Transfer RNA from a bacterium, 74 nucleotides, folded computationally. Rfam family: tRNA. About the family: Transfer RNA (tRNA) molecules are approximately 80 nucleotides in length. Rfam links the family to the GO term triplet codon-amino acid adaptor activity. RNAcentral holds the sequence, with entries from ENA.
RNA sequence: GCGGGUAUAACUUAGUGGUAAAGUAGCUGGCUUUUAACCAGCAAAUCCGAGUUCGAUUCUCGGUGCCCGUACCA
Numbered sequence: 001g002c003g004g005g006u007a008u009a010a011c012u013u014a015g016u017g018g019u020a021a022a023g024u025a026g027c028u029g030g031c032u033u034u035u036a037a038c039c040a041g042c043a044a045a046u047c048c049g050a051g052u053u054c055g056a057u058u059c060u061c062g063g064u065g066c067c068c069g070u071a072c073c074a
Base pairs, nucleotide, nucleotide: 001070002069003068004067005066006065007064010024011023012022013021018054026042027041028040029039030038047063048062049061050060051059
């Protein structure tokens, strides 16, 4: 360089053209002599841009980052 895959919360993953879900982590409260555990609650995200659409995280195009494969030259 070429081909393919991937990008969702601090981390790991779901998910769908119509108000984005969970686990861990974080915070608050309860319980406990205290901590842990347990219970209840809270906050937290769709990589960037453009297009299609009534509506895009989802579809299309481009860009960027990461991963995998691979040719030639040096």